[in-house]
RNA sequence: CCGAAGGGUCGCUAGGGUUCCGGUCGCGCUGUGCGUGCGAUGCCUGGUCCAAGAGCAACCGGCCUCAGGCGCGCUGGCUUCAGACCAGACCGCGUCCAGGCUCCACGGCGGGACAAAAGCCCGGGAGGU
Repeated sequence: CCGAAGGGUCGCUAGGGUUCCGGUCGCGCUGUGCGUGCGAUGCCUGGUCCAAGAGCAACCGGCCUCAGGCGCGCUGGCUUCAGACCAGACCGCGUCCAGGCUCCACGGCGGGACAAAAGCCCGGGAGGU
């Protein structure tokens, strides 16, 4: 200096705005009231909604490991030979069960989407150590 990897899904939260609901205000309809229509308002607590690489939790995946079980390879027996079948110490591979690990991570400006904004996406980026 360059490259690869640093996993996935679901739920939640920090946070976010204002499409919908609601709140508040204004105007109208109504004798009044309940109600209802239109508009404004997110420096309106909220519900719906969006939401973290460096936040939380669960499940899955991945890597590793003891003993044991199972299967195959392998060896032997039976057989003219082979297959099937039977037996089995070590070794190898796979699988089941059980357990362990899944680290680290400072970070703009600007742009993008949805109604709109954001710790979302560009982005484990640019840059910095």
Predicted 3D model of a 129-nucleotide RNA (Guanidine-I riboswitch aptamer) from Cupriavidus yeoncheonensis. The organism belongs to Cupriavidus, within Bacteria. Its mean pLDDT, the model's own confidence on a scale to 100, is 82. It matches the Rfam family "Guanidine-I riboswitch aptamer". About the family: This family represents a conserved RNA structure found upstream of the ykkC and yxkD genes in Bacillus subtilis and related genes in other bacteria.